[in-house]
RNA sequence: GAGUCCCUCGGGCCGAAUCCACGCAGCGGUUGCGUGGAGCCGGGGACCCAUUCCCCUCAUGGGGCGAAUCGGCAUGUCACCGCCGUAGGGCCGCUUCCAGGCCCGAGCCCGUCAGCUAACCCGGUAGGCCGUAUGGAAGGACCUU
Numbered sequence: 001g002a003g004u005c006c007c008u009c010g011g012g013c014c015g016a017a018u019c020c021a022c023g024c025a026g027c028g029g030u031u032g033c034g035u036g037g038a039g040c041c042g043g044g045g046a047c048c049c050a051u052u053c054c055c056c057u058c059a060u061g062g063g064g065c066g067a068a069u070c071g072g073c074a075u076g077u078c079a080c081c082g083c084c085g086u087a088g089g090g091c092c093g094c095u096u097c098c099a100g101g102c103c104c105g106a107g108c109c110c111g112u113c114a115g116c117u118a119a120c121c122c123g124g125u126a127g128g129c130c131g132u133a134u135g136g137a138a139g140g141a142c143c144u145u
Stems, first nucleotide, its partner, number of pairs: 011130004018038008039125006049115001061113001062110004070085004088104005094139006
C1' cells in the first nucleotide's frame, strides 16, 4: 500500500415489507421480543355479468403469490444438471421521454376447494444485495451571487 472479515454510522438497489405507541427483557449501550395502530400489500366473499348443450378421446384435479411465461436443442440417465431464444421485469443514484449498456426471466404456497364481486371476513409487513452509477432533450430541485 492492497485485499478479505467483523462492528458502527451514512448513501443506494430488488421487494408490499415502512413508521409510531405501549409493555417486558437486556444494555452503558440504543438491542431483542410481544401487543396494538397508521401506511403499504395479498386472499376469500352477492346481485349483475361470465361459465352452461351434444359426441369422442385422454387424464397428469384445480387454484394463489411473484416480472419469472412459452418454445427449440441437448440428455435419453434413477434423477439432477446444460445451451439458445422468448412473453414479461429491473438497474444505469431528481422525474419523464429517447438512445445506448448491464442484468433477471426464479422459487414458494393452498390442499380436492375458490370466475368477477358491494357489504363483510382473513392474512403479510420478510429476505437478499451494492467497486454499480453512459449520453441527449424537456421539466424541476438545491446552493451561491
Description:
The RNA shown here (c-di-AMP riboswitch aptamer (ydaO/yuaA leader)) has 145 nucleotides and comes from Nonomuraea montanisoli. Model confidence (mean pLDDT): 76 of 100. It was read from a public genome assembly, where an Rfam model found it. Lineage of the source: Bacteria > Actinomycetota > Actinomycetes > Streptosporangiales > Nonomuraea. It matches the Rfam family "c-di-AMP riboswitch aptamer (ydaO/yuaA leader)". Its family is annotated with regulation of gene expression and cyclic-di-AMP binding in the Gene Ontology.